[in-house]
RNA sequence: GGGCUCAUAGCUCAACGGUAGAGCGGCCGGCUCAUAACCGGUUGGUUGGGGGUUCGAAUCCCUCUGAGCCCA
Repeated sequence: GGGCUCAUAGCUCAACGGUAGAGCGGCCGGCUCAUAACCGGUUGGUUGGGGGUUCGAAUCCCUCUGAGCCCA
């Protein structure tokens, strides 16, 4: 220098172009002598930034940033 993949909740990850979710975690409570486990409730997001297409974008297109892999 060229090519490819990835970026979504605190963490790990889902989500046919049509209401953004799960597990873990956090908080409150139950249970217990107590802790863990378990049970109930609750808390969670500028979907990396910007722009475009569309009635509608996490999803498609362009660009930038960051990370990883391959080639030279």
Predicted 3D model of a 72-nucleotide RNA (transfer RNA) from a Chloroflexota bacterium.
Its mean pLDDT, the model's own confidence on a scale to 100, is 83.
Rfam family: tRNA. About the family: Transfer RNA (tRNA) molecules are approximately 80 nucleotides in length. By type it is a transfer RNA.